[in-house]
Context: one part of a larger RNA
């Protein structure tokens, strides 16, 4: 003396930008965080509408031999077909593996660096090549009938596709083969021909376009492996049974004890194995002259994790926070038979705790998803509320003003201080109030913030100062009261009758919309 995601304690004008459960990875009420696509599909339902069929009431003008005959248009109900909007469900597609959250668990290739993959995956996007023939069978919903208290089912029938399943086409693709020819780091790797085996596809519509198969390349995110480097303990010294290696064979998008079957006894470790404890790691922040010491909250990059354990399914990706099964422990419902739930997502609520905020607005930006588009979702995100929580910036006024006013305190009773301080005069108007204007962020249309910033005008010195210290360190004195009491204290030490150390007043001294005070690193 710096700094903090800080808390008390006494005060507090305004503004911008930052930040705000550090404790209970506790437990959650409610409401919202992943919807979208009718230009993929069949059925349904509402409104309008057009054709087509067609009952029934009621009936105008006509005609009548007055008995009726004739049928315009109303209204009302049934049924097919077809169009336009509009719903909401269900088949399908694409996205709920992004985005947000949190640090619980890890001392690990978990991170951070540098390689490496002759051992690998990549949907949506680009770029090239080729293709998009043809055929079948089903199922949701929909009806009937059941079962349940619910939650959710069964069973018969029916129907469609960009849903599913055969088949044909295969330059190029993939498997195992042998050839040739170049090349590497052993296992091999490339490229050329050959013949055997094997494998696609889907359409829509407003006629422009949007999509669909394969195969090559790209891009873009991932998966695996290495070397170095990553906290304390030896009062932890030995530690390992798939355990180390080899053969073979599973399994993978791919290597491998990743697993299995057999063989061999290995392999690690004082350069610290195992154990126990204690942590997310990193750009970075903090300090410091460095060296180096502490620290990993905002904000980014990587991991881990979703009540606890356990697993898979789907899929280009997942072993999945707002998916699925089991299991447990907690909550709720229930007709006791059997069901529902997961805020470490935004608000919010109860605990906890010294301590942390609104159950707010909009999708206008910018960014995801979907969709051809419009346009729909989107507590990411942009803002707004609260909090001196930090950091900056401003104000609480300026100048004159001594008969040096009154109060007050102190006195040697003379005064001396407070103090140019007040009053009083001239001014001034930033901040906040009060009127009027009024954006930029948007690219033709859309602005949540917002009548916001900002800008101009009127008005009034009015609405705006405290805190802590004053015995030394260390800057800043004097009265009274207390009498080892009552107190003070970061150290040294102050109090037992004149205490600059304790209260308190006046002075004063440092900072100041903040000042101190604890706590924790340098």
């Nucleotide at each position: 003396g710096g700094a903090u995601g800080a808390a008390c304690g006494c005060u507090g004008g305004c503004g911008g930008c930052g930040u705000g459960c550090c404790u209970a990875a506790c437990a959650c009420a409610u409401g919202c965080a992943a919807g979208u696509c009718g230009a993929g599909c069949g059925a349904c339902c509402a409104u309008a509408u057009g054709c087509a069929c067609c009952g029934a009431a009621u009936g105008a003008a006509g005609c009548u031999u007055c008995g009726g005959c004739a049928g315009a248009g109303u209204u009302c109900a049934c049924c097919g077909c077809g169009u336009a909007u509009g719903g909401g469900a269900g088949c399908g597609g694409c996205g709920g593996a992004u985005g947000g959250g949190u640090g619980a668990g890890u001392a690990a290739c978990g991170c951070g660096u540098g390689g490496a993959c002759a051992a690998c995956c990549u949907g949506c996007c680009c770029c090239g090549c080729a293709c998009u023939g043809g055929g079948g069978g089903a199922u949701a919903a929909c009806a009937g009938c059941u079962g349940g208290a619910a939650a959710c089912g069964g069973c018969u029938g029916u129907u469609a596709a960009u849903a599913c399943c055969g088949c044909a086409u295969a330059u190029g693709c993939g498997c195992a083969c042998g050839g040739u020819g170049c090349c590497g780091c052993a296992u091999g790797g490339c490229a050329c021909a050959g013949g055997g085996c094997g494998g696609a596809a889907a359409g829509a519509u407003u006629c422009a376009u949007c999509g669909g198969u394969g195969c090559g390349g790209g891009a873009u995110g991932g998966g695996u492996c290495c070397g170095c480097g990553u906290c304390g303990g030896a009062u932890u010294a030995g530690c390992c049974g798939g355990u180390u290696g080899g053969c073979g064979g599973g399994g993978u998008a791919a290597c491998g004890g990743c697993c299995c079957a057999c063989c061999a006894a290995a392999g690690c470790g004082a350069u610290g194995a195992u154990c126990c404890g204690u942590a997310g790691c990193c750009g970075g922040c903090c300090u410091g002259a460095g060296a180096g010491g502490g620290c990993g909250a905002c904000c980014g990059g990587c991991c881990a994790c979703a009540u606890u354990g356990g697993g898979a399914c789907u899929g280009a990706g997942a072993c999945a926070c707002g998916g699925c099964c089991c299991a447990a422990a907690c909550u709720c419902c229930u007709a006791c038979g059997g069901g529902a739930g997961g805020c470490a997502g935004c608000a919010g609520u109860g605990g906890g705790g010294g301590a942390u905020a609104u159950u707010g607005c909009a999708c206008a930006a910018u960014g995801g998803g979907g969709g051809a588009a419009a346009c729909c979702c989107u507590g990411a995100u942009g803002c707004a509320g609260c909090g001196a929580c930090g950091c900056c910036g401003c104000g609480u006024g300026a100048g004159c003003g001594a008969u040096g006013a009154a109060g007050u305190g102190c006195c040697u009773c003379g005064g001396c201080a407070u103090g140019u301080a007040a009053a009083g005069c001239u001014c001034u108007a930033u901040c906040a109030g009060c009127g009027g204007g009024g954006a930029a962020g948007a690219a033709g249309a859309u602005g949540a913030c917002g009548g916001u910033a900002c800008c101009c005008g009127a008005c009034u010195a009015a609405g705006a100062a405290g805190c802590c210290c004053c015995g030394g360190c260390u800057a800043a004195c004097u009265a009274c009261g207390u009498g080892c009491c009552a107190g003070c204290a970061g150290c040294c030490g102050c109090g037992g009758u004149a205490a600059u150390a304790c209260g308190u007043a006046g002075g004063g001294g440092g900072c100041a919309a903040g000042c101190g005070u604890u706590a924790u690193c340098c």